[in-house]
A computed fold for a 207-nucleotide RNA, annotated as Lysine riboswitch aptamer. Of the family's consensus pairs, 100% are formed in the model.

RNA sequence: CAUUUUGAUAGAGGUUGCGCGUCUUAUGAGUAGGCUGCCGGAUGUGCCCGUACACAGGGGAAGGCUGGUGAAAGGAAGAAGCGCCGAAGGUUUGCCGCGAUCGGGAGCGGUCAGGCCUGGGGGCAGGUCGAACAGGCUUGCAACUGUCAUCAUGCACGUGAUGGAGCGCUAUUUUCGCCAUGUACAUGAUGGAGCGCUAUCUCCAUA
Numbered sequence: 001c002a003u004u005u006u007g008a009u010a011g012a013g014g015u016u017g018c019g020c021g022u023c024u025u026a027u028g029a030g031u032a033g034g035c036u037g038c039c040g041g042a043u044g045u046g047c048c049c050g051u052a053c054a055c056a057g058g059g060g061a062a063g064g065c066u067g068g069u070g071a072a073a074g075g076a077a078g079a080a081g082c083g084c085c086g087a088a089g090g091u092u093u094g095c096c097g098c099g100a101u102c103g104g105g106a107g108c109g110g111u112c113a114g115g116c117c118u119g120g121g122g123g124c125a126g127g128u129c130g131a132a133c134a135g136g137c138u139u140g141c142a143a144c145u146g147u148c149a150u151c152a153u154g155c156a157c158g159u160g161a162u163g164g165a166g167c168g169c170u171a172u173u174u175u176c177g178c179c180a181u182g183u184a185c186a187u188g189a190u191g192g193a194g195c196g197c198u199a200u201c202u203c204c205a206u207a
Base pairs, nucleotide, nucleotide: 002206003205007201008200009199010198011197014085017084018083019082020081022079023078024077025076033069035067037065038064039063043056044055045054047105048104049103050102052101088118089117090116091115092114093113094112095110096109097108098107119145120144123141124140125139126138127137128136129135147192148191149190150189151188152187153186154185156183157182158181159180160179162177163176164175165174166173
């Protein structure tokens, strides 16, 4: 100096990189809810089922119409801020909690545990969640983009060998061309995946 292995540190992909909470705004919606009046006439209790318990109900249940009143959550956009580059997200199993009198379930949630998948952001189509033509998730398709590997071409530099020219005759040096090979860069093609990639340091080992 090179290769190889272990660990640590610092970085890159994108102007639509990822996530978090706060504020504002629109939507949700003239919806849900509750109130007055009328109809109705025995059931009803926030998504479904129930033969249970509790509560309400002829002093009028469920439901419907009219009048006036009238939200919220999830999700979305913007602003500044914060934490970051498996950032983060999804799926599945288990556990825990909520699940509206009670029992069961759908469903929802989690600083939880395990497995699996995704390099990244968009577009189109299907499915699903959603009030929604917003948006999320998922599957597939065709591209884009970053990264590494292999190959090809080009160019630059180095090394080796060879040929020519020059110098030299006590040097084995200079230059040009061809060939081989190595490194870096550019372009293109193919392929892989983030437990990746780049840089620096370090541990083990080889020469």